[in-house]
RNA sequence: AUGAAGAGUUUGAUCCUAGCUCAGGAUGAACGCUGGCGGUGCGCCUAACACAUGCAAGUCGAACGUGAUCUUCGACGGAUUUAUUCGUUGAAGUGAAAGUGGCGAACGAGUGAGUAACACGUAGGAAUCUGCCCCGAACUCAGGGAUAACGCGGCGAAAGUCGUGCUAAUACCGGAUAGUCUCGUAAGAGUAAAGCUUUUGCGGUUCGGGAGGAGCCUGCGGCCUAUCAGCUAGUUGGUGAGGUAAAAGCUCACCAAGGCAACGACGGGUAGCUGGUCUGAGAGGAUGACCAGCCACGAUGGGACUGAGACACGGCCCAUACUCCUACGGGAGGCAGCAGUGAGGAAUCUUCCGCAAUGGACGAAAGUCUGACGGAGCGACACCGCGUGAAGGAUGAAGGCCUAUGGGUCGUAAACUUCUUUUCUGAGGGAAGAAGAUCUGACGGUACCUCAGGAAUAAGCCCCGGCUAAUUACGUGCCAGCAGCCGCGGUAAUACGUAAGGGGCAAGCGUUAUCCGGAAUUACUGGGCGUAAAGCGUCCGCAGGUGGUGGUAAAGGUCUGGGGUUAAAUACCGGUGCUCAACAUCGGUGCUGCUCUGGAAACCAUGCCGCUAGAGGAAGGUAGAGGUGUGUGGAAUGCUGCAAGUAGGGGUAAAAUCCGUAGAUAUGCAGUGGAACACCAAAAGCGAAGGCAGCACACUGGGCCUUUCCUGACACUCAUGGACGAAAGCGUGGGGAGCGAAACGGAUUAGAUACCCGUGUAGUCCACGCCGUAAACGAUGCUCGCUCGUUGUGGGGACCCUCGACCUGGUCUCCGUGACUUAGCUAACGCGGUAAGCGAGCCGCCUGUGCAGUACGAUCGCAAGAUUAAAACACAAAGGAAUAGACGGGGGUCCACACAAGCGGUGGAUCGCGGGGUUUAAUUCGUCGAUAAACGAGGAACCUUACCCAGGCUUGACAUCCCUAUCGUAUCUCUGAGAGACCAGAGAGUCAGUUCGGCUGGAUAGGUGACAGGCGUUGCAUGGUUGCCGUCAGCUCGUGCCUUGAGGUGUCCGGUUAAGUCCGUGAACGAGCGCAACCCUCGUCGUAUGUUGUAUUUUCAUACGAGACUGCCAUUCACAAAAUGGAGGAAGGUGAGGAUGACGUCAAAUCAGCAUGACCCUUAUGUCUGGGGCUACACCCACGAUACAAUGGCGCAUACAAACUGAAGCGAAGCAGCAAUGCGAAGCAAAUCGGAAAAAGUGCGUCUCAGUUCGGAUCGGAGUCUGUAACUCGACUCCGUGAAGCCGGAAUCGCUAGUAAACGUGUAUCAGCCAUGGCACGUUGAAUAUGUUCCUGGACCUUGUACUCACCGCCCGUCAAGGCAUGGAAGCUGGGGGCACCCGAAGUCUGCAAAAUAAUUGUGGCCUAAGGUGAAAUCAGUAACUGGGCUUAAGUCGUAACAAGGUAUCCGUACGGGAAUGUGCGGAUGGAUUAUCGCCUUU
Repeated sequence: AUGAAGAGUUUGAUCCUAGCUCAGGAUGAACGCUGGCGGUGCGCCUAACACAUGCAAGUCGAACGUGAUCUUCGACGGAUUUAUUCGUUGAAGUGAAAGUGGCGAACGAGUGAGUAACACGUAGGAAUCUGCCCCGAACUCAGGGAUAACGCGGCGAAAGUCGUGCUAAUACCGGAUAGUCUCGUAAGAGUAAAGCUUUUGCGGUUCGGGAGGAGCCUGCGGCCUAUCAGCUAGUUGGUGAGGUAAAAGCUCACCAAGGCAACGACGGGUAGCUGGUCUGAGAGGAUGACCAGCCACGAUGGGACUGAGACACGGCCCAUACUCCUACGGGAGGCAGCAGUGAGGAAUCUUCCGCAAUGGACGAAAGUCUGACGGAGCGACACCGCGUGAAGGAUGAAGGCCUAUGGGUCGUAAACUUCUUUUCUGAGGGAAGAAGAUCUGACGGUACCUCAGGAAUAAGCCCCGGCUAAUUACGUGCCAGCAGCCGCGGUAAUACGUAAGGGGCAAGCGUUAUCCGGAAUUACUGGGCGUAAAGCGUCCGCAGGUGGUGGUAAAGGUCUGGGGUUAAAUACCGGUGCUCAACAUCGGUGCUGCUCUGGAAACCAUGCCGCUAGAGGAAGGUAGAGGUGUGUGGAAUGCUGCAAGUAGGGGUAAAAUCCGUAGAUAUGCAGUGGAACACCAAAAGCGAAGGCAGCACACUGGGCCUUUCCUGACACUCAUGGACGAAAGCGUGGGGAGCGAAACGGAUUAGAUACCCGUGUAGUCCACGCCGUAAACGAUGCUCGCUCGUUGUGGGGACCCUCGACCUGGUCUCCGUGACUUAGCUAACGCGGUAAGCGAGCCGCCUGUGCAGUACGAUCGCAAGAUUAAAACACAAAGGAAUAGACGGGGGUCCACACAAGCGGUGGAUCGCGGGGUUUAAUUCGUCGAUAAACGAGGAACCUUACCCAGGCUUGACAUCCCUAUCGUAUCUCUGAGAGACCAGAGAGUCAGUUCGGCUGGAUAGGUGACAGGCGUUGCAUGGUUGCCGUCAGCUCGUGCCUUGAGGUGUCCGGUUAAGUCCGUGAACGAGCGCAACCCUCGUCGUAUGUUGUAUUUUCAUACGAGACUGCCAUUCACAAAAUGGAGGAAGGUGAGGAUGACGUCAAAUCAGCAUGACCCUUAUGUCUGGGGCUACACCCACGAUACAAUGGCGCAUACAAACUGAAGCGAAGCAGCAAUGCGAAGCAAAUCGGAAAAAGUGCGUCUCAGUUCGGAUCGGAGUCUGUAACUCGACUCCGUGAAGCCGGAAUCGCUAGUAAACGUGUAUCAGCCAUGGCACGUUGAAUAUGUUCCUGGACCUUGUACUCACCGCCCGUCAAGGCAUGGAAGCUGGGGGCACCCGAAGUCUGCAAAAUAAUUGUGGCCUAAGGUGAAAUCAGUAACUGGGCUUAAGUCGUAACAAGGUAUCCGUACGGGAAUGUGCGGAUGGAUUAUCGCCUUU
């Protein structure tokens, strides 16, 4: 010595930086809800605003004169029967009110306006005063004249006042005395008093001392502002005088010219100071209520008087403002005393009791006075204490809430039983506080004690998303609202509102405001500046700060012992008293400070004497684009002249403007002029920086190296200051070749005030003078010391090698300039002896972002502008580095029918079908780029069907339960009305089992309510399923390792592959889901079996096997993996095809397949029926069919499949019909029968290039079939009709081999079918791929990023609209202050006058408050208009920035432009990409 906690919020995630916010404590508080008691404190923070009323300072008769009134006694007179009473008068006593006089009123009480000051705090000092009080010494003698009161009279409304007359004193005056006192060197001079009392006594005067009090001076300490830098004439000092209680320019005269200031004067703003209080671990920060000390003030300003003390809160004078009275002439007033009122305000009390206590004034005292004080009252304002009951009590009651419907919870909570009485009510008793013997208590019948009564009288507030303890339901539906920060709310809200439950605190609880803390977020303790905010552009340098080494002196800092002080209270420790505590009280400690004094001498500072290691000088060498000036050279561009020559030139992505037949460009020669200096040249050199480049000369600055000599700390840094300072720009005068802002023209473009092109002015150049800024950068201040290695390069030196000079090489060393790196540092990136490492010194700078490097002010500048430099307001971020992705009109590698090479299509026509749109009573719904659109639907005439119209039903068409009835049910048939459902009637019809019990089951009808039902909503509440990326090769994990971390590694790299396939390397080693393989089909062979097949071999079918593995050979490669070629083989490098779809993405699709939460409907959004619609039709789109013909059409003849299917079925032969089809009926549940004819093909014939013998739409007629039913709205057949269309714009699709293309066949659904669709089957059967530049998609690596909703991203500025704060501004208004002049109250001091003196009066003077006038400055407020700034889901114009952002960006400057911005000049890299060169690292 007892003491230190953090969290939320920037991001997809991370680390850092940084701000904002929260949890704690506190308050003279206020507001909201609520409120039982007591104790102790506290209570106008705002208007130092205005105040009605009462009170707050009086007292003394023992200083004095008077004396109303009353009492007693006496005398006289009157009345009366006496007692008695009345009047007059005397004496004694009492003593109101007023007065003279003394003391007090300067204390006490209030407030904080002013004050930045000796005002306060603290420590000191000398030139002072001091009533009452204490101590000591001496004295207190003898006189005088007035005056108030009072009487009389007058004026005035009043306040008051005047005249005259009387009177007293401790009132006043002179005289005497004077040791001490004052003046004076001295002699000497001057100055005092009061008495009262019954007694002790109390007073008075002078002097000295004390105590306490007051005044003055000084050191140090404590606010902000430099956008206040210079201030000061009584100012600074001296002499003399005056003045004061006292020092002093305090005042005056004269003299001198000083004094203060960057250690902040002067000015401005704010403010009473302190002990303390709150907070904090502390250091600090904030604060100055209550209590205590000091100061200041008393309506505002000035002034003096009295007095010991005042320039006086409840005194005076004057001025001003305000209020009141008035008879209008004149007067009165000052609550910032206690109560109280109004006003202001969010807000702060009773017009109370008492002097009983403490204290004060007066008095000898009794006592009087005391709104100081002691108490009570009001207020949860604060602190402290107590209570609102305690124990038992489970049917876990009722009820509420929730529920998965089982239950859970409120909850032992309640009820109920027993008990207690703090509190409350009533009754009884009853203090201490009293000192001081008696008497004396406002509080107060209070505290406290006893008894009685009865659980009786007493619980709320806030919160429950995270921070932060505590959750559910309902309501609401980006509304209402919440919010301290982050943020909640758009139909399932733990965040809003209510309820239930829970958490916290509790007579309070929350909110608001303010302070400290957390905040190391101003960092002394204890921060930073390469990129986050932050190193001045660079150097010189005064003040300042810091400073090598030895000795000595003294002792300023420093350390230490002791003394004084640091008021009390507060704080802490230990006690004591109120029942405890708060509170009070006693003792101690402490109060970190200041001061005096003694000592120490290491360090710092100082004086003196030294030293040489820092620093500097001298000497000898040396490199260099260091600077200034003068001269000079060649190449090139332009121009001019001449020559020669002809039609173009120039320019661009492509062009055009432009130049050229008046002769260009190109070429040669000559001339002229200006600017810049190729190669050398380098990462090099020099300079403080900016910067510096042909060559020569002159002048000149600095550096480095070597060696000795000299000086002897002379050093480092540097606020203010000074000098230099790219480019642009400015002024004056030159110069002007090229380039080239502005300007003009041509292009590009939607536009193009740009990028590109052609011209071209300032400018660029020189001289002189300004400007003073840049990404003035290493974004890194200067100086010094210390701390591993490696390797270049420039300058110098030493040594070795060499006989030796030079050269070359090696080792070492000093100075510069690069690269890599250890330790260390860093948020990371990175830095790393040229530090951003470890230390020292000094300077500059930073403190969230925007506003803003802006406004105002000031300084500088010719101007442009520079420097200095805010605030209001807004936001919760802004930012740095790194990470994973995504993206790039970045890069590299690779793949895919992606392109290319081919074949055939689509897009044009007609038709079919689907979608949109439109229409409609309805045209039901879903799906919408790829990944919707012949999709759900694998088949809408009714049904389906969900839509519309109309008509019915209501426990329902369907399920379960209950009651009643029937089993004569159910069901079927018939008749009637009706469109039908349905309604009415008639008839037929007699359930099953059985233990034989109307026992059981079943069915039906009727009834009742629970419920059914819903293709109603939400695919953004869901399950399941599906599409796409994509059959792409990826996606991850464990352990280890690396990183502060997100994360990385593995998975990268070199090869290879269809493949993250495999091999090799490697801080990785392994593993999983994917790939591959396993599965099915097809292709070859073998074996076995076999019907309905079969003459036989074969084929066919089924089953089981074999076969292919880069296995073999060669070559290439790293000997690997693998690739290429070959052999053999039916098949060769995945043999072909299928099934199989990783982690995930798209809130992708689907509540209408199904399931399902929630919501909604319940005589309807359910259900039944008839009809209609889903089939509409100016139009657009998707997918298809058929074609446009001769590789064809038509006719005749003729050949060859596979797979599938058939009983409510396929249906043969035969016959009829032109045909669809009909009649017919054999066979077949199918290797047996049927569908079934395959078609392209082939052969022969015909057509002959036409809108045709192509094409078949459309329409007319006649039929067939299915089906209750073909009108809306079926298919097919025959006859007739014979449209568009002659190969298809931009664009676009599919396909790599048994594929494309062409040809037909079957089947599911299905009564039939709008099928040209889907799925499957075979027949015929190609072309092309040199390749990866480009388009699309994808994979990997890398790079940039301001993107992460991820480029369909982000984002800038003008304009338009609303809002907010703010700058300028003609002017207007106000405040405080200064200056000049005028006027000048009261008053001090002073001159003069009244015969003389004092008071007094009158009249002047100096100073001066207030007032007036004027000019100027300053600070505010306001203002037409105006400038920019910020802000507000969906306004306009563009697209500037972020990727190479599509012209790299940015900085300074200049000019231009609707705007972002463009261009010129110089600069930076904080630019991507590629190439070359150099250096370094690794192998």
Source information: A computed fold for a 1483-nucleotide RNA from a Candidatus Peribacteria bacterium, annotated as small-subunit ribosomal RNA. The coordinates come from a structure-prediction model, not an experiment, and the mean pLDDT is 83. The RNAcentral record of the sequence draws on ENA. Rfam family: Bacterial small subunit ribosomal RNA.